This is a predicted structure of a 366-nucleotide RNA (Bacterial RNase P class A) from a Bacteroidota bacterium. Lineage of the source: Bacteria > Pseudomonadati > Bacteroidota. It matches the Rfam family "Bacterial RNase P class A". The family's RNA type in Rfam is ribozyme. The coordinates come from a structure-prediction model, not an experiment, and the mean pLDDT is 75.

RNA sequence: UCUGCAAGCCGGGCUAUCGCUCCGCAUUUCGUUGGUGAGGAAAGUCCGGACAGCACAGAGCAGCGUACCACCUAACAGAUGGUCCUAUUCGCAGGGAUAGGAAGCAAGUGCCACAGAAAAUAACCGUCUCGAGAAUCAAACGGGAUAAGGGUGAAAAUGUGAGGUAAGAGCUCACAGGUUAAUUUGGUAACAGAUUGAUCGGGUAAACCUUACGUGCUGAAAUGUCAAAUAAGUGAACGCCUGAAGGUUGCUCGCCUGAUGUUCAUGGGUAGAUAGAUCGAUCGUGUCGGCAACGGCAUGGCCAGAUAAAUGAUAGCCACUUCAUAUCGAAGAAAACAGAAUCCGGCUUACAGGCUUGCAGAUUUU
Numbered sequence: 001u002c003u004g005c006a007a008g009c010c011g012g013g014c015u016a017u018c019g020c021u022c023c024g025c026a027u028u029u030c031g032u033u034g035g036u037g038a039g040g041a042a043a044g045u046c047c048g049g050a051c052a053g054c055a056c057a058g059a060g061c062a063g064c065g066u067a068c069c070a071c072c073u074a075a076c077a078g079a080u081g082g083u084c085c086u087a088u089u090c091g092c093a094g095g096g097a098u099a100g101g102a103a104g105c106a107a108g109u110g111c112c113a114c115a116g117a118a119a120a121u122a123a124c125c126g127u128c129u130c131g132a133g134a135a136u137c138a139a140a141c142g143g144g145a146u147a148a149g150g151g152u153g154a155a156a157a158u159g160u161g162a163g164g165u166a167a168g169a170g171c172u173c174a175c176a177g178g179u180u181a182a183u184u185u186g187g188u189a190a191c192a193g194a195u196u197g198a199u200c201g202g203g204u205a206a207a208c209c210u211u212a213c214g215u216g217c218u219g220a221a222a223u224g225u226c227a228a229a230u231a232a233g234u235g236a237a238c239g240c241c242u243g244a245a246g247g248u249u250g251c252u253c254g255c256c257u258g259a260u261g262u263u264c265a266u267g268g269g270u271a272g273a274u275a276g277a278u279c280g281a282u283c284g285u286g287u288c289g290g291c292a293a294c295g296g297c298a299u300g301g302c303c304a305g306a307u308a309a310a311u312g313a314u315a316g317c318c319a320c321u322u323c324a325u326a327u328c329g330a331a332g333a334a335a336a337c338a339g340a341a342u343c344c345g346g347c348u349u350a351c352a353g354g355c356u357u358g359c360a361g362a363u364u365u366u
Stems, first nucleotide, its partner, number of pairs: 001362010012318007020037001022035003025031001039337001043348002046346005051219004058253004063215005068082003072078001083102008103210002108208002110204003124150002126146006158176006177200010223275004233266006245257004282301008320332004
């Protein structure tokens, strides 16, 4: 310098004029008065909460969620940093990068198609031995032994070597490997290393299941207050404290309302205003702690609040990018994705153009 991958940031600002919304001040002489005004995702509605109500509280089961370790947080299926496994890939190597995954198969019950003798109570071929005679060899049949050799398969009874055997086999020995227990070193831990002992088919839990931890529901059209109106409405069922009916996500218990009562059906009337609603788990700057996410301290700031829905237009300048260049200048983000509706923290998805950083590789020069 180039290529590839990944992560992050920006994706506009100032002034003036006019227009629109809201707030403050003033005002009944109804303003030339001041200030603010759509995002990094406002999208999806996937998680977690604040808040409000059920309700003056709850318990158990079911259901749902999470699942390596530590830490952050109001909380989270989120973020940060680590450990281990698998795959791909780079490098001579030490080692690195990317992606995915990690409670449990020594609790139990299942499943592993096809091929193959057989998928764990292994004999298809092969090998050894006996039936077997006068001797030797071979073939066929039958019995016994055999997991060393071969075949099938994703996977076939831990591996290599030596001894041993009728032929073989952890049968024995040496060196390794897997699983597991104890001791010990390092680490907060997950884990890694060492020594010794025991042992030797695997896979599968988005198979049934088991274990641990957590979890009430509804949702701003929530909910509260005021106003208006209601034919003395009608009918049915059950019932009146020995409790009908309803409420509390589903079930059970408990609790609450409840007696000229409750529920269901039908008929008619009214339906406007206001709060919720923007001071926050808030933002900026500096500093301290921490690998980091993030937290503490100090100091300064207030930045939409509509209700069919405002947040715009024009002009100039600046910042940024590209071209050009002695200078002047020209073009380009108003034309990417896209528009607040109770609010906040995450995740996911979309994005023209530009910038920064990291990792890997290649090339060249100094």